Predicted 3D model of a 388-nucleotide RNA (Bacterial RNase P class A) from a Candidatus Aminicenantes bacterium. Rfam family: Bacterial RNase P class A. It is annotated as a ribozyme. Its mean pLDDT, the model's own confidence on a scale to 100, is 77. Taxonomically the source falls in Candidatus Aminicenantota (Bacteria, Bacteria candidate phyla). Of the family's consensus pairs, 95% are formed in the model. The sequence was found by an Rfam model in a public genome assembly.

């Protein structure tokens, strides 16, 4: 230096002017109000005023309201082990696997319980089976300067080639993402766990660990191809809806309910009076919803420090400290100096002049995770070159 892994600070500071937003404290006001008090408006002063992801709403909680004997079914989530936590699909730490030269990273309950699939290719994708090939035979043709005797010819054996069937075989070939345990020896007609050895696989026992799991030591020739984000088995978990939640105050029109309703309004009781009963004017009162206002709202699994247990996530003590709460939604702009950091000039090194924060983004009930976006610098590792 150069390839690469794994992590953390931080989101520029200081000063000034201008502004928004809220909270406090005084002060004004012929604003409300019978006065007070309380509350409004507006004006000074102090004070607080986005994020590392406020984001994606994907998890997991509080809170809140509804539902709700209890137990099942049904649906859903979650899968190594141990531990953390308020829970978590989240974190730490370990164990098996796999990937990388490493430092690192990545996955996990059952497929020797059951049903189902496994494109294309391929004999065969799983109670199995043979395409080419080997190898053993049977009949038939051919060949041979092979034999068996003779003079040749034909016949017979052998040895080769081809065709037609029988038998073996899974070593070798080819198909495929995947092919029935691997290498090697001995066997054998040719093979083959057929047999041995070692590895792998099942299993019994012993030792270590809490455990997952390692390990020795026997015993089996092997019985079990993937796929569970395929259905389903096991084990532990879940009751539903969100702050537009959910509580209070509470108008103006309408509409609703209850009382009066005396002579006097409509109608009913088959004509008539009386009575009665409905309905209405009109007075009076009651409630609920709406506009709107209030509370929830930010003191919380809370921040920072320091100790002290833990490899650690993490827990305890113990001190300090308050850090936005808005409601069409403020949290900003400008100027100056510095400064990370780039750029040029010129060095052996100090310099010097120029530029100057840059990205993703933006609270709306509130915490803990995850994932995603995105820009500077900075630490450990680890491999590869090279110089001293």
């Nucleotide at each position: 230096g150069g390839a690469g892994u794994a992590g953390g600070c931080g989101a520029g500071g200081u000063g000034g002017u201008u502004g928004c937003u809220c909270c406090u404290u005084u002060g004004u006001c012929u604003c409300u109000u019978u006065u007070g008090a309380a509350g409004g408006g507006c004006a000074a002063a102090g004070g607080g005023g986005a994020g590392g992801a406020a984001a994606g709403u994907c998890c997991g909680a509080a809170c809140u309201c509804c539902a709700a004997a209890g137990a099942g079914c049904a649906g859903g989530a979650u899968g190594g082990u141990c531990g953390c936590u308020a829970a978590c699909a989240g974190c730490g730490a370990c164990u098996c696997c796999g990937g990388g030269c490493a430092a690192c990273c990545g996955g996990a309950g059952g497929a020797a319980a059951g049903u189902g699939c496994c494109a294309c290719a391929g004999a065969a994708a799983a109670c199995a089976u043979a395409c080419c090939g080997c190898c053993c035979u049977g009949c038939g043709a051919g060949a041979g300067c092979g034999g068996a005797g003779a003079a040749u010819c034909g016949u017979c054996c052998c040895u080769u080639u081809c065709g037609c069937g029988g038998a073996g075989u899974a070593a070798g070939g080819g198909u495929g993402a995947a092919a029935u345990g691997g290498u090697g020896a001995g066997g054998u007609a040719a093979g083959a766990g057929c047999u041995c050895a070692c590895c792998g696989c099942c299993u019994u026992g012993g030792u270590g660990g809490c455990g997952a799991c390692a390990u020795c030591a026997g015993g089996g020739g092997c019985a079990u191809g993937g796929c569970a984000a395929a259905c389903c088995c096991c084990a532990u978990c879940c009751g539903g809806a969100g702050c537009a939640a959910g509580a209070c105050c509470a108008a103006a029109u309408u509409g609703g309910c209850c009382c009066c309703g005396g002579u006097u309004g409509a109608g009913g009781c088959g004509g008539c009076u009386c009575g009665u009963c409905u309905c209405g004017a009109g007075g009076g009162g009651c409630g609920g919803g709406u506009a709107g206002g209030u509370c929830g709202c930010u003191u919380g699994a809370u921040u920072c420090c320091u100790u002290g247990a833990g490899c650690a996530a993490u827990c305890a003590a113990g001190g300090a400290g308050c850090c936005a709460g808005a409601c069409a939604a403020a949290u900003a702009a400008c100027c100056a100096c510095c400064c990370a950091c780039g750029c040029u000039u010129a060095u052996a090194g100090c310099a010097a002049g120029c530029g100057g924060g840059a990205a993703c983004a933006g609270a709306a009930u509130u915490c803990g995770g995850c994932u995603u976006a995105u820009g500077u610098c900075c630490u450990g590792c680890u491999c590869c070159a090279g110089u001293c």